[in-house]
RNA sequence: ACUGAAAAGGCAAACCUAUUGAAAAAUAGGGACGCAAAAUUACCGGUCUAAGGAAGCAAGUAUUCUAAGACAGCGGAAUUACCAAAU
Numbered sequence: 001a002c003u004g005a006a007a008a009g010g011c012a013a014a015c016c017u018a019u020u021g022a023a024a025a026a027u028a029g030g031g032a033c034g035c036a037a038a039a040u041u042a043c044c045g046g047u048c049u050a051a052g053g054a055a056g057c058a059a060g061u062a063u064u065c066u067a068a069g070a071c072a073g074c075g076g077a078a079u080u081a082c083c084a085a086a087u
Stems, first nucleotide, its partner, number of pairs: 001087001003084002010035002015030006033073001039079003043076003046071004052066004
C1' cells in the first nucleotide's frame, strides 16, 4: 500500500417513549437489522417533505409546480481515522 481472517473497541435499522418541527426528519433514552469507514462534508446524481409562495377552479380542502428544508444507513466524490493475520 492493498485487504478484512481473528480479537479488542466502536456505530446502531425497524419499533417504542419523550421533546422539537408544517412535514420530511432530528435529538435523547430504550432496542439491535445490520455496518470495516454505518466517521465528516449536500460538491455531482438520486430520494423524501412542501407550513410559506405560485398555477389551477366561481370558490375551497383536491391536483401540479416551487423558494426552502431533510436523507452521508441510496450511489459517486472529497477529507480524516482504530485494530491487524495473510499478500
About this RNA: The prediction has a mean pLDDT of 87. The RNA shown here (c-di-GMP-I-GGC riboswitch aptamer) has 87 nucleotides and comes from an uncultured Gammaproteobacteria bacterium. The sequence was found by an Rfam model in a public genome assembly.